[in-house]
The prediction has a mean pLDDT of 78.
Predicted 3D model of a 364-nucleotide RNA (Bacterial RNase P class A) from an Actinomycetes bacterium.

RNA sequence: CGAGCCGUCUGGGUUGUCGCGGCGCGCGAGCGUCGAGGAAAGUCCGGACUCCAUAGGGCAAGGUGGUGGGUAACCCCCACUCGAGGUAACUCGCAGGAAAGUGCAACAGAAAACAGACCGCCCCAUCUUCGGAUGAGGUAAGGGUGAAACGGUGGUGUAAGAGACCACCAGCGGAGGCGGUGACGUCACCGGCUAUGCAAACCCCACCUGGAGCAAGAUCGAGCAGAGGACGACCGGCCCGGUUAAAUCCUCGGGUAGAUCGCAUGAUCGCGUUGGUAACAACGUGACUAGAUGGAUGACAGCCCAUCCGAUGUCUUGCAAAGGACGCGGUGGACAGGAUCCGGCUUAUAGGGCGACUCGUCCG
Repeated sequence: CGAGCCGUCUGGGUUGUCGCGGCGCGCGAGCGUCGAGGAAAGUCCGGACUCCAUAGGGCAAGGUGGUGGGUAACCCCCACUCGAGGUAACUCGCAGGAAAGUGCAACAGAAAACAGACCGCCCCAUCUUCGGAUGAGGUAAGGGUGAAACGGUGGUGUAAGAGACCACCAGCGGAGGCGGUGACGUCACCGGCUAUGCAAACCCCACCUGGAGCAAGAUCGAGCAGAGGACGACCGGCCCGGUUAAAUCCUCGGGUAGAUCGCAUGAUCGCGUUGGUAACAACGUGACUAGAUGGAUGACAGCCCAUCCGAUGUCUUGCAAAGGACGCGGUGGACAGGAUCCGGCUUAUAGGGCGACUCGUCCG
RNA backbone atom coordinates (compact mmCIF):
# COMPACT_ATOMS: atom_id res chain seq x y z
C1' C A 1 0.00 0.00 0.00
C1' G A 2 -3.87 -3.62 -1.28
C1' A A 3 -7.46 -7.29 0.26
C1' G A 4 -10.00 -9.02 4.45
C1' C A 5 -11.88 -10.07 9.50
C1' C A 6 -13.84 -8.65 14.36
C1' G A 7 -15.40 -4.99 17.76
C1' U A 8 -16.82 -0.14 19.43
C1' C A 9 -18.39 5.14 19.59
C1' U A 10 -21.18 9.09 17.41
C1' G A 11 -25.33 10.21 14.64
C1' G A 12 -25.63 17.90 14.40
C1' G A 13 -24.51 22.52 17.75
C1' U A 14 -26.21 27.35 19.24
C1' U A 15 -29.27 32.01 19.55
C1' G A 16 -33.96 34.49 18.83
C1' U A 17 -39.48 34.62 17.99
C1' C A 18 -44.06 31.91 18.25
C1' G A 19 -46.40 27.33 20.08
C1' C A 20 -47.33 22.38 23.06
C1' G A 21 -47.21 18.88 27.90
C1' G A 22 -45.67 18.29 33.38
C1' C A 23 -44.22 20.84 37.93
C1' G A 24 -43.48 25.37 40.98
C1' C A 25 -44.66 30.60 41.95
C1' G A 26 -48.28 34.57 41.11
C1' C A 27 -55.13 37.55 42.41
C1' G A 28 -54.01 37.98 37.32
C1' A A 29 -51.35 39.07 32.81
C1' G A 30 -47.46 36.01 33.17
C1' C A 31 -42.61 34.15 35.02
C1' G A 32 -39.18 30.06 36.15
C1' U A 33 -37.82 25.05 35.27
C1' C A 34 -37.86 20.12 32.95
C1' G A 35 -39.48 17.62 28.43
C1' A A 36 -37.80 10.65 23.79
C1' G A 37 -34.09 6.60 21.50
C1' G A 38 -29.92 3.55 20.21
C1' A A 39 -33.15 1.36 18.53
C1' A A 40 -38.45 4.62 22.13
C1' A A 41 -39.89 -0.12 16.69
C1' G A 42 -41.35 -5.63 16.09
C1' U A 43 -44.17 -7.47 20.55
C1' C A 44 -40.36 -12.66 19.54
C1' C A 45 -38.35 -14.68 24.55
C1' G A 46 -37.65 -13.98 29.96
C1' G A 47 -38.94 -11.50 34.53
C1' A A 48 -40.77 -7.66 38.31
C1' C A 49 -45.69 -6.18 39.77
C1' U A 50 -51.30 -7.11 40.13
C1' C A 51 -55.70 -10.07 40.31
C1' C A 52 -57.82 -15.01 39.87
C1' A A 53 -56.95 -20.25 40.70
C1' U A 54 -54.13 -23.72 43.72
C1' A A 55 -53.48 -29.88 49.78
C1' G A 56 -49.87 -33.69 47.95
C1' G A 57 -48.60 -37.02 43.93
C1' G A 58 -49.28 -38.76 38.94
C1' C A 59 -51.06 -38.48 33.70
C1' A A 60 -51.81 -35.40 29.50
C1' A A 61 -50.21 -31.01 26.68
C1' G A 62 -46.37 -27.53 25.47
C1' G A 63 -41.26 -25.99 25.70
C1' U A 64 -35.81 -26.56 26.21
C1' G A 65 -31.72 -30.03 24.48
C1' G A 66 -23.06 -30.73 23.60
C1' U A 67 -20.34 -29.42 28.54
C1' G A 68 -19.21 -26.02 32.48
C1' G A 69 -20.41 -21.24 34.23
C1' G A 70 -23.28 -16.18 34.60
C1' U A 71 -28.19 -14.24 35.73
C1' A A 72 -34.14 -12.44 39.12
C1' A A 73 -35.05 -15.36 34.69
C1' C A 74 -34.52 -16.71 29.53
C1' C A 75 -35.50 -19.44 22.83
C1' C A 76 -30.21 -14.57 26.54
C1' C A 77 -24.78 -14.04 27.58
C1' C A 78 -19.54 -16.04 28.50
C1' A A 79 -15.80 -19.90 28.15
C1' C A 80 -14.74 -24.58 26.28
C1' U A 81 -15.69 -29.36 23.38
C1' C A 82 -17.24 -31.60 18.80
C1' G A 83 -18.72 -30.96 13.55
C1' A A 84 -18.68 -27.81 8.90
C1' G A 85 -16.32 -23.64 5.96
C1' G A 86 -11.92 -20.40 5.23
C1' U A 87 -4.45 -20.03 3.58
C1' A A 88 -5.51 -17.09 8.00
C1' A A 89 -7.79 -13.44 11.33
C1' C A 90 -12.42 -15.69 12.03
C1' U A 91 -17.44 -17.46 10.92
C1' C A 92 -21.61 -20.95 11.16
C1' G A 93 -24.29 -25.16 13.83
C1' C A 94 -32.61 -26.78 15.24
C1' A A 95 -25.26 -30.18 18.49
C1' G A 96 -29.33 -35.76 23.54
C1' G A 97 -30.77 -41.01 21.81
C1' A A 98 -31.25 -44.57 15.21
C1' A A 99 -27.59 -51.88 18.77
C1' A A 100 -35.65 -49.85 23.15
C1' G A 101 -39.60 -50.19 19.58
C1' U A 102 -42.71 -48.50 15.26
C1' G A 103 -42.50 -45.88 10.67
C1' C A 104 -40.51 -43.53 6.12
C1' A A 105 -36.60 -43.28 2.16
C1' A A 106 -39.30 -39.35 -3.89
C1' C A 107 -37.03 -39.77 -8.93
C1' A A 108 -33.67 -42.92 -11.29
C1' G A 109 -32.29 -47.93 -10.93
C1' A A 110 -32.44 -55.04 -11.79
C1' A A 111 -32.29 -54.19 -6.58
C1' A A 112 -33.35 -49.11 -1.15
C1' A A 113 -32.57 -52.22 4.23
C1' C A 114 -33.30 -59.95 7.92
C1' A A 115 -30.51 -56.82 0.41
C1' G A 116 -30.11 -57.08 -4.84
C1' A A 117 -28.34 -60.58 -11.02
C1' C A 118 -29.81 -55.26 -15.79
C1' C A 119 -25.01 -55.43 -18.37
C1' G A 120 -20.63 -58.15 -17.40
C1' C A 121 -17.66 -62.59 -15.47
C1' C A 122 -17.54 -68.18 -14.63
C1' C A 123 -18.97 -73.58 -14.64
C1' C A 124 -22.33 -77.30 -16.66
C1' A A 125 -25.98 -79.25 -20.39
C1' U A 126 -28.08 -79.01 -25.38
C1' C A 127 -27.75 -77.12 -30.33
C1' U A 128 -24.27 -75.03 -33.87
C1' U A 129 -23.29 -72.26 -40.04
C1' C A 130 -17.79 -72.91 -34.88
C1' G A 131 -19.03 -66.57 -34.82
C1' G A 132 -22.25 -68.06 -31.15
C1' A A 133 -27.41 -69.18 -29.32
C1' U A 134 -30.69 -71.35 -25.64
C1' G A 135 -31.48 -73.55 -20.78
C1' A A 136 -30.14 -74.50 -15.64
C1' G A 137 -27.00 -72.50 -11.93
C1' G A 138 -22.71 -69.69 -9.45
C1' U A 139 -20.77 -64.72 -8.64
C1' A A 140 -21.42 -58.31 -5.60
C1' A A 141 -14.42 -58.02 -8.43
C1' G A 142 -15.97 -54.49 -12.82
C1' G A 143 -19.98 -51.17 -15.55
C1' G A 144 -24.37 -48.33 -15.07
C1' U A 145 -28.50 -45.60 -11.54
C1' G A 146 -28.91 -42.78 -7.18
C1' A A 147 -28.57 -38.22 -1.75
C1' A A 148 -27.47 -43.22 -0.13
C1' A A 149 -25.69 -49.83 -3.17
C1' C A 150 -24.09 -53.20 3.18
C1' G A 151 -15.84 -50.89 4.96
C1' G A 152 -10.92 -49.17 1.88
C1' U A 153 -6.02 -50.72 -0.37
C1' G A 154 -2.97 -54.83 -1.49
C1' G A 155 -2.48 -60.05 -1.40
C1' U A 156 -3.94 -65.36 -0.72
C1' G A 157 -7.61 -68.12 -2.77
C1' U A 158 -11.17 -69.66 -6.72
C1' A A 159 -14.19 -72.13 -12.51
C1' A A 160 -15.23 -66.95 -11.66
C1' G A 161 -15.72 -64.58 -7.11
C1' A A 162 -16.56 -63.23 -2.05
C1' G A 163 -13.69 -60.88 5.24
C1' A A 164 -13.86 -67.03 2.70
C1' C A 165 -8.72 -66.07 4.74
C1' C A 166 -4.26 -62.63 5.74
C1' A A 167 -1.54 -57.65 6.36
C1' C A 168 -2.19 -52.46 6.98
C1' C A 169 -5.74 -48.50 7.45
C1' A A 170 -10.67 -46.42 8.78
C1' G A 171 -14.78 -47.07 11.79
C1' C A 172 -17.94 -49.78 15.74
C1' G A 173 -18.57 -52.29 20.59
C1' G A 174 -16.33 -53.76 25.43
C1' A A 175 -13.34 -53.18 29.59
C1' G A 176 -8.95 -50.07 31.02
C1' G A 177 -4.55 -46.33 31.73
C1' C A 178 -3.38 -41.02 31.48
C1' G A 179 -5.14 -35.58 31.08
C1' G A 180 -9.63 -32.57 32.05
C1' U A 181 -14.88 -30.25 37.09
C1' G A 182 -17.10 -31.86 32.43
C1' A A 183 -18.41 -32.31 27.16
C1' C A 184 -14.17 -34.65 25.36
C1' G A 185 -9.03 -35.79 24.04
C1' U A 186 -5.17 -39.40 23.93
C1' C A 187 -2.66 -44.31 24.55
C1' A A 188 -2.53 -49.42 24.35
C1' C A 189 -5.67 -54.21 24.70
C1' C A 190 -9.77 -57.51 23.41
C1' G A 191 -14.02 -58.68 20.09
C1' G A 192 -16.85 -59.68 15.69
C1' C A 193 -14.92 -58.50 10.36
C1' U A 194 -18.74 -53.62 9.34
C1' A A 195 -22.84 -51.65 11.79
C1' U A 196 -27.28 -46.73 5.80
C1' G A 197 -29.92 -42.12 6.63
C1' C A 198 -34.15 -39.46 8.84
C1' A A 199 -36.02 -38.04 15.78
C1' A A 200 -37.84 -30.08 12.31
C1' A A 201 -41.75 -38.60 11.95
C1' C A 202 -44.01 -41.14 16.20
C1' C A 203 -41.21 -42.31 20.24
C1' C A 204 -37.43 -42.71 24.50
C1' C A 205 -34.38 -39.85 28.14
C1' A A 206 -33.28 -35.40 31.25
C1' C A 207 -34.94 -30.70 32.85
C1' C A 208 -38.74 -26.62 32.86
C1' U A 209 -43.93 -24.80 32.68
C1' G A 210 -51.17 -22.66 36.50
C1' G A 211 -54.20 -18.53 33.88
C1' A A 212 -54.86 -13.45 32.55
C1' G A 213 -52.55 -8.98 31.97
C1' C A 214 -51.47 -1.63 33.88
C1' A A 215 -57.97 -1.54 29.56
C1' A A 216 -53.73 -5.64 35.66
C1' G A 217 -55.58 -3.79 40.07
C1' A A 218 -56.79 -0.20 44.40
C1' U A 219 -59.39 4.23 46.56
C1' C A 220 -63.11 8.07 46.00
C1' G A 221 -67.47 8.78 43.35
C1' A A 222 -71.78 12.46 40.50
C1' G A 223 -76.42 12.04 37.55
C1' C A 224 -80.44 8.58 36.28
C1' A A 225 -82.87 4.27 38.08
C1' G A 226 -83.50 1.31 42.95
C1' A A 227 -84.36 0.37 48.53
C1' G A 228 -85.69 2.26 53.44
C1' G A 229 -87.53 6.28 56.39
C1' A A 230 -89.75 11.21 57.69
C1' C A 231 -93.82 14.41 56.60
C1' G A 232 -98.69 14.06 54.57
C1' A A 233 -103.18 11.19 53.29
C1' C A 234 -106.52 6.84 54.28
C1' C A 235 -108.52 2.87 58.01
C1' G A 236 -109.78 4.99 63.39
C1' G A 237 -113.16 8.48 68.81
C1' C A 238 -107.75 8.30 70.46
C1' C A 239 -103.03 5.35 70.96
C1' C A 240 -100.47 1.13 68.85
C1' G A 241 -100.64 -0.99 64.16
C1' G A 242 -101.59 -1.37 58.83
C1' U A 243 -101.94 0.73 53.72
C1' U A 244 -100.08 4.53 50.50
C1' A A 245 -100.04 7.33 43.64
C1' A A 246 -97.18 11.74 42.82
C1' A A 247 -94.25 15.73 44.95
C1' U A 248 -90.66 17.41 49.01
C1' C A 249 -86.76 16.12 52.52
C1' C A 250 -83.28 12.50 54.87
C1' U A 251 -80.55 7.89 54.73
C1' C A 252 -78.40 3.53 52.14
C1' G A 253 -75.61 -0.30 49.39
C1' G A 254 -73.78 -1.53 44.54
C1' G A 255 -71.59 0.94 40.86
C1' U A 256 -71.53 4.10 35.52
C1' A A 257 -69.38 8.89 33.86
C1' G A 258 -65.35 11.10 36.09
C1' A A 259 -61.13 11.81 39.49
C1' U A 260 -56.84 10.00 42.16
C1' C A 261 -53.30 6.15 42.96
C1' G A 262 -50.65 2.23 40.49
C1' C A 263 -46.43 5.73 37.70
C1' A A 264 -41.00 6.99 37.62
C1' U A 265 -34.89 5.63 43.22
C1' G A 266 -34.52 1.19 39.92
C1' A A 267 -32.41 -6.74 39.42
C1' U A 268 -30.74 1.76 37.60
C1' C A 269 -26.35 4.29 35.44
C1' G A 270 -21.00 6.39 35.52
C1' C A 271 -16.13 5.91 37.71
C1' G A 272 -12.65 3.25 40.85
C1' U A 273 -10.79 -1.10 43.61
C1' U A 274 -10.94 -6.34 44.32
C1' G A 275 -12.20 -11.50 42.53
C1' G A 276 -12.89 -14.09 37.81
C1' U A 277 -9.81 -16.09 31.09
C1' A A 278 -14.78 -14.07 30.40
C1' A A 279 -20.05 -13.32 30.98
C1' C A 280 -20.48 -11.28 35.75
C1' A A 281 -20.21 -10.32 41.05
C1' A A 282 -18.86 -7.71 45.69
C1' C A 283 -17.40 -3.18 47.90
C1' G A 284 -16.53 2.20 47.73
C1' U A 285 -18.01 6.77 45.59
C1' G A 286 -20.92 9.99 42.63
C1' A A 287 -25.32 10.87 39.57
C1' C A 288 -30.59 10.82 38.92
C1' U A 289 -36.07 16.45 37.20
C1' A A 290 -40.82 13.05 30.23
C1' G A 291 -45.10 11.02 32.60
C1' A A 292 -49.15 12.49 28.34
C1' U A 293 -54.35 9.67 28.16
C1' G A 294 -58.46 12.53 20.86
C1' G A 295 -52.21 11.06 24.00
C1' A A 296 -47.09 17.17 24.59
C1' U A 297 -41.75 17.48 22.76
C1' G A 298 -43.07 21.46 16.96
C1' A A 299 -42.54 25.69 13.24
C1' C A 300 -39.73 29.77 11.22
C1' A A 301 -35.22 32.71 10.92
C1' G A 302 -29.77 33.83 11.81
C1' C A 303 -24.77 31.97 12.78
C1' C A 304 -21.49 27.63 13.13
C1' C A 305 -20.00 22.29 11.86
C1' A A 306 -19.60 17.27 9.12
C1' U A 307 -20.60 16.07 3.88
C1' C A 308 -20.94 16.77 -1.35
C1' C A 309 -20.98 20.03 -5.86
C1' G A 310 -19.24 24.34 -8.65
C1' A A 311 -16.08 28.31 -9.97
C1' U A 312 -11.38 28.64 -9.68
C1' G A 313 -8.78 33.39 -5.92
C1' U A 314 -4.33 33.35 -2.46
C1' C A 315 -0.39 30.56 -0.13
C1' U A 316 2.29 26.00 -0.39
C1' U A 317 4.88 20.48 -1.51
C1' G A 318 6.74 18.64 -6.17
C1' C A 319 11.03 18.33 -12.21
C1' A A 320 6.20 16.86 -13.54
C1' A A 321 1.73 14.26 -12.91
C1' A A 322 -0.79 15.09 -8.76
C1' G A 323 -1.91 17.01 -4.10
C1' G A 324 -2.38 20.15 0.83
C1' A A 325 -4.18 24.67 3.68
C1' C A 326 -7.28 28.97 3.69
C1' G A 327 -11.14 31.71 1.24
C1' C A 328 -16.02 32.38 -2.21
C1' G A 329 -21.08 30.55 -3.96
C1' G A 330 -24.50 26.61 -3.35
C1' U A 331 -26.09 21.88 -1.05
C1' G A 332 -27.10 19.93 3.59
C1' G A 333 -27.87 15.70 8.87
C1' A A 334 -30.34 8.85 8.22
C1' C A 335 -33.62 5.31 10.77
C1' A A 336 -37.33 6.71 13.58
C1' G A 337 -40.67 8.63 18.32
C1' G A 338 -42.44 7.07 24.91
C1' A A 339 -47.57 5.04 27.21
C1' U A 340 -46.40 0.15 33.98
C1' C A 341 -41.21 -0.97 34.36
C1' C A 342 -36.80 -3.92 33.51
C1' G A 343 -33.16 -7.90 31.04
C1' G A 344 -32.45 -9.81 26.11
C1' C A 345 -33.16 -11.03 20.89
C1' U A 346 -34.45 -9.37 16.02
C1' U A 347 -35.14 -5.70 12.41
C1' A A 348 -34.25 -0.26 10.39
C1' U A 349 -30.27 3.40 10.17
C1' A A 350 -27.44 9.08 5.43
C1' G A 351 -22.78 10.30 7.09
C1' G A 352 -18.43 10.37 10.34
C1' G A 353 -14.67 8.61 14.04
C1' C A 354 -11.63 4.91 16.86
C1' G A 355 -9.29 0.18 18.07
C1' A A 356 -7.51 -5.11 17.74
C1' C A 357 -6.13 -8.86 14.36
C1' U A 358 -5.07 -11.82 9.51
C1' C A 359 -3.16 -12.62 4.50
C1' G A 360 -0.46 -10.70 0.19
C1' U A 361 3.16 -7.33 -2.19
C1' C A 362 7.14 -3.82 -1.95
C1' C A 363 11.05 -1.03 0.75
C1' G A 364 14.59 -0.69 4.94
Annotation:
Taxonomically the source falls in Actinomycetes (Bacteria, Bacillati, Actinomycetota).